[in-house]
RNA sequence: GGGCCCGUAGCUCAAUGGCGGAGCGCCAAGAUGGCAUCUUGGAGGUUAGGGGUUCGAGUCCCCUCGGGUCCA
Numbered sequence: 001g002g003g004c005c006c007g008u009a010g011c012u013c014a015a016u017g018g019c020g021g022a023g024c025g026c027c028a029a030g031a032u033g034g035c036a037u038c039u040u041g042g043a044g045g046u047u048a049g050g051g052g053u054u055c056g057a058g059u060c061c062c063c064u065c066g067g068g069u070c071c072a
Stems, first nucleotide, its partner, number of pairs: 001071007010024004018055001026042006048064005
């Protein structure tokens, strides 16, 4: 330098082009004398960044950045 894959909550990952979610973690309340544990509720997102297509984009297209892998 070129090919391919990946980037979504603190972490691991979902989401048919049509409401951005789950588990763990975090916070609060309840149960317990307390801890652990369990139950209920809550907070937490510029879906890497920018542009385009579309009535509508996490998803499709282009560029850039970062990571992984292969070739040279």
Molecule: transfer RNA
Organism: Candidatus Nealsoniibacteriota bacterium